Predicted 3D model of a 335-nucleotide RNA (Bacterial RNase P class A) from a Burkholderiaceae bacterium.
Its Rfam family is "Bacterial RNase P class A". About the family: Ribonuclease P (RNase P) is a ubiquitous endoribonuclease, found in archaea, bacteria and eukarya as well as chloroplasts and mitochondria.
Of the family's consensus pairs, 92% are formed in the model.
It is recorded under the gene name rnpB.
RNA sequence: AAAGUUCGUCGGACGAUCGCCGGCAGCACAUCCAAGUUGUUGCGGGAGGCAACGUCCGGACUCCGCAGAGCAACGUAGCAGGUAACACCUGCCCGCCGUGAGGCGAGGAUCAGAGCAACAGAGACGAGCUUCAGUGCUUCAAAUCCACUGAAGGUGAAACGGGCAAUCUCUACGUGGAGCAACACCAAAUAGGCGGCCGAUGACCCUGCUCGGCGAGGCCGCGGGUAGGUGGCUUGAGCCGGCGAGUGAUCGCCGGCCUAGAGGAAUGGUCGUCACGGCGUUACUUGCUUGCAGGCAGCGCCGCCCAGAAUCCGGCGUACAGACGGACUUUGCGC
Numbered sequence: 001a002a003a004g005u006u007c008g009u010c011g012g013a014c015g016a017u018c019g020c021c022g023g024c025a026g027c028a029c030a031u032c033c034a035a036g037u038u039g040u041u042g043c044g045g046g047a048g049g050c051a052a053c054g055u056c057c058g059g060a061c062u063c064c065g066c067a068g069a070g071c072a073a074c075g076u077a078g079c080a081g082g083u084a085a086c087a088c089c090u091g092c093c094c095g096c097c098g099u100g101a102g103g104c105g106a107g108g109a110u111c112a113g114a115g116c117a118a119c120a121g122a123g124a125c126g127a128g129c130u131u132c133a134g135u136g137c138u139u140c141a142a143a144u145c146c147a148c149u150g151a152a153g154g155u156g157a158a159a160c161g162g163g164c165a166a167u168c169u170c171u172a173c174g175u176g177g178a179g180c181a182a183c184a185c186c187a188a189a190u191a192g193g194c195g196g197c198c199g200a201u202g203a204c205c206c207u208g209c210u211c212g213g214c215g216a217g218g219c220c221g222c223g224g225g226u227a228g229g230u231g232g233c234u235u236g237a238g239c240c241g242g243c244g245a246g247u248g249a250u251c252g253c254c255g256g257c258c259u260a261g262a263g264g265a266a267u268g269g270u271c272g273u274c275a276c277g278g279c280g281u282u283a284c285u286u287g288c289u290u291g292c293a294g295g296c297a298g299c300g301c302c303g304c305c306c307a308g309a310a311u312c313c314g315g316c317g318u319a320c321a322g323a324c325g326g327a328c329u330u331u332g333c334g335c
Base pairs, nucleotide, nucleotide: 001331002330003329004328005327006326007325008324009323010322012274013273014272015271016270017269018268020046021045023043024042025041026040027039028038048306049305053317054316056315057314058313059312060311061179062178063177064176073175074174075173076172077171078092079091080090081089082088093107094105095104096103097102108170109169113168114167115164116163125161129153130152131151132150133149134148135147136146183231184230185229186228193222194221195220196219197218198217205213206212238257239256240255241254242253243252244251245250276303277302278301279300280299281298282297284295285294286293287292288291
C1' cells in the first nucleotide's frame, strides 16, 4: 500500500414560528359540596437503531384451572459456567470451511427394536454372481453335480464391517391454559329480572283544580350487566460514572440521575443558519511523464438510510444511505 477478519461509536446540530399529547401551577365554566370533565394562560417534558420492527423464544404481572402419581403431546440435547428464565450468552473440547485473522455446527444413544439408501451391481443389509483351492459325498480310481470351508474378482458413496436418529424409536431434562382488548373498581339511558306499595270501589294519562273522558297498568327500591369513566401505566432483573472479583459471559460495592405514557391512539409542518456527501463551475496551488493526477477555497444545484412506542423486561432474527475508531490477518514493496 492493497485485500480482508473482528469488535465498537454515531446515524445530523442550532434557532424562529405554527400546531399536537401528557405533567405541574393559576383562572374560568358546570356542580349542594367533592371527584371527574371542559376551556384557557404560564412553565417544563415528548421514539429507536444493544432496531420502539418481526411477534420467534424466555420471564415479570393478571385471571382461570390444579390432591398425588403416571401416560400422551410438544420442545431441548458435547462438557462446564452465567442468568429471574431461555431454544440466549460465555469458556473449553470435538468436527467442518478458510493460506490466515476467523467463521459455522439440532454435537446424547444404532450391543433394545423398526424403517431408509438413486444409479450401477448377483446381492444394499434376512447376501452369494464368477473363478480358484481344500474337505466330504460318489466311484476300482478320477471328473461332473451336490454340500461345507477358505481366498480372489467385478459394481458402487458404501458389500456383511457398517451408514443415516433434521425417520420412527430410546434416554435425560423441561412445559397447565389464556393474555393489558389480561384484570380490578365506579357506573347512565333503554330492555329484562327480583321485592314492596297502589289499581276495574277506575290507578296512570288528558290536566294545576272540579266535572268529564279513557280503560290496565302505575310508582318506589334492589341487584346483575352495557355505553362511558378510572386504575393497571411506567422506579425498572433501570440508566450513567468509578472501583473491585472473574480468562469470559456476568456479578458485587460506592456515587449520581429520573428519561414519552397515548387510548382510533400525540411526538408533526414551514423557514433560516451551519455541518456532512455528490456533481458542476471559478480562482489558487503541488507533483511530474506537460496534460494528466491530486490538494484547498468560493459560488450554484442536488442528496441525507432503515424505521414510529401501545403493560414491562431479557434474548434471537431481520432492515439500514453514510461517517468514524480500536485490535488482528494475508500478500507486495521500502528501510